[in-house]
This is a predicted structure of a 517-nucleotide part of an RNA (large-subunit ribosomal RNA, domain I) from Halapricum hydrolyticum.
Context: one part of a larger RNA
RNA sequence: CCGUUCGGUGAAUGGCUCGGCUCGAGCGCCGACGAAGGACGUGCCAAGCUGCGAUAAGCCUGAGGGAGCCGCACGGAGGCGAAGAACUCAGGAUCUCCUAAUAGGAACUCCUCACCGCAAUUGCUUCGCGCAAUGGGGAACGCCGGGAACUGAAACAUCUUAGUACCGGCAGGAAGAGAAAGCGAAUGCGAUAUCGUCAGUAACCGCGAGUGAACGCGAUACAGUCCAAACCGAAUCCUUCGGGAUAUGUGGUGUUUUGGGCUGACUCUCAUCGUCUGACCGUCUGUUCGAAGUCUCCUGGAACGGAGCGUGAUACAGGGUGACAACCCCGUAGAACAGACCGGUAAGACGUGCGUCAGUUCCUGAGUAGCGGGGGUUGGAAAUCCCUCGUGAAUUUGGCAGGCAUCGUCUGCCAAGACUAAAUACGACUCGAGACCGAUAGCGAACAAGUAGCGUGAGCGAACGCUGAAAAGCACCCUCAGAAGGGAGGUGCAAUAGGGCCUGAAAUCGAGCGGCG
Numbered sequence: 001c002c003g004u005u006c007g008g009u010g011a012a013u014g015g016c017u018c019g020g021c022u023c024g025a026g027c028g029c030c031g032a033c034g035a036a037g038g039a040c041g042u043g044c045c046a047a048g049c050u051g052c053g054a055u056a057a058g059c060c061u062g063a064g065g066g067a068g069c070c071g072c073a074c075g076g077a078g079g080c081g082a083a084g085a086a087c088u089c090a091g092g093a094u095c096u097c098c099u100a101a102u103a104g105g106a107a108c109u110c111c112u113c114a115c116c117g118c119a120a121u122u123g124c125u126u127c128g129c130g131c132a133a134u135g136g137g138g139a140a141c142g143c144c145g146g147g148a149a150c151u152g153a154a155a156c157a158u159c160u161u162a163g164u165a166c167c168g169g170c171a172g173g174a175a176g177a178g179a180a181a182g183c184g185a186a187u188g189c190g191a192u193a194u195c196g197u198c199a200g201u202a203a204c205c206g207c208g209a210g211u212g213a214a215c216g217c218g219a220u221a222c223a224g225u226c227c228a229a230a231c232c233g234a235a236u237c238c239u240u241c242g243g244g245a246u247a248u249g250u251g252g253u254g255u256u257u258u259g260g261g262c263u264g265a266c267u268c269u270c271a272u273c274g275u276c277u278g279a280c281c282g283u284c285u286g287u288u289c290g291a292a293g294u295c296u297c298c299u300g301g302a303a304c305g306g307a308g309c310g311u312g313a314u315a316c317a318g319g320g321u322g323a324c325a326a327c328c329c330c331g332u333a334g335a336a337c338a339g340a341c342c343g344g345u346a347a348g349a350c351g352u353g354c355g356u357c358a359g360u361u362c363c364u365g366a367g368u369a370g371c372g373g374g375g376g377u378u379g380g381a382a383a384u385c386c387c388u389c390g391u392g393a394a395u396u397u398g399g400c401a402g403g404c405a406u407c408g409u410c411u412g413c414c415a416a417g418a419c420u421a422a423a424u425a426c427g428a429c430u431c432g433a434g435a436c437c438g439a440u441a442g443c444g445a446a447c448a449a450g451u452a453g454c455g456u457g458a459g460c461g462a463a464c465g466c467u468g469a470a471a472a473g474c475a476c477c478c479u480c481a482g483a484a485g486g487g488a489g490g491u492g493c494a495a496u497a498g499g500g501c502c503u504g505a506a507a508u509c510g511a512g513c514g515g516c517g
Stems, first nucleotide, its partner, number of pairs: 001515008014502001015466002019437002021434006027427002029137002037098003040053003044076002048072002059092006068080003103112003113117001120134005141172001142170005152159001156206001182189002193220005203211002224419003227365001231252002235250001236245003259363002261360006273351005282341008293309001294325001295308004310327002312316001318330003370391007398414005453460002473501001477487003
């Protein structure tokens, strides 16, 4: 040096999974009654996590539960429990300090006045913070306001990126929209929303790059209402019962183009609205019941394996148990019960009153409709929507729209007030599933994970899984300076399973043996 054998180191690989990822279903707000989030405490021993709050891994009540229990955490000590603990659910009590933080002040989560304090803003007000409201947080989703640039145009300025990112305001479990001054041109349709199509079409555009609808059709889901006014005029509402609001109109009526009011006549109590009561079913979650071998022999440490003989099945999904178990255990099919959601919905009761004819012409939303100048925005072109400056109608013999303008006809509709469930979006949370991953993968995080560490800070941000069926986790002895290491011995199927311990590749290190020199 080569080969081979046996070991060390090393951690790949295989197997496993209390973790992730995705999809589906359910469900969806919390907060001055002090939240979300933190700090500090709290255990017999207590560093971390979890729980809890000076009543501090807990206190009380009820229901379930059941013989064990004192969290992760299997130790020592000491306790609790058949006078029913632990554990689960529901309700209640306690709940330090900071924090919207709110008696005043401060910022290393503290201090002070005091025995009480709505700080600020707002509504009502008897004018007394008397009675109330708001504030802050929330994963994404929503509405409103503000609003880029890189980029593309093969440069770049209109354009595009894009009303995107981002910032601000506000709301809810959804939000927004919504019951035609609509669409449209046919035998017309009949609130809104969302999905598919229409369609990369019509249209826009240095007509470049690019942008880009609607009607209709097919689906999901369906639900419609209330004021202002005309007319009437205190018939009304609140209240601490003293009073207050109210003619600057409480209240009644009435609500749309088959109108309404008023006057007269008729019919009657089926629309709507208000008040009260208030579901079934279904879905989801939880609890309970829930069939049938642990028979014989063999191997084995162990039978759930092999052989033989049986049993159940509306249950042969799955998991556990000392190897592969329908019949050992938990479960599973099925059934029952409870709760949540659907939903204060459907339905019911009571009150209100729907409607018809004739007359009258009282009412029907004004700086509005429309027009002009200038902008933004849009597919919206002369024909989108909005802003700004100016101008500025009509009143039922009326008005608006029908993608150029004007006139006429025709068709549709009735603006300038308001509300409205469902179908839709999202996923913090709960449950289920997977021709998803299986520890350099899968979330950054299966482990002390937003931890350790880094940074003045905004912020950046890891690594670390596996003994064994059961700790039976190596008593005693020897060696040794020995609480190291080793030997011997014991446990165990196995210790080359001996505590970072399953398997244990390679690089790499050593020893023995053989070969060459």
The coordinates come from a structure-prediction model, not an experiment, and the mean pLDDT is 83. Its Rfam family is "Archaeal large subunit ribosomal RNA". Its family is annotated with ribosome and structural constituent of ribosome in the Gene Ontology.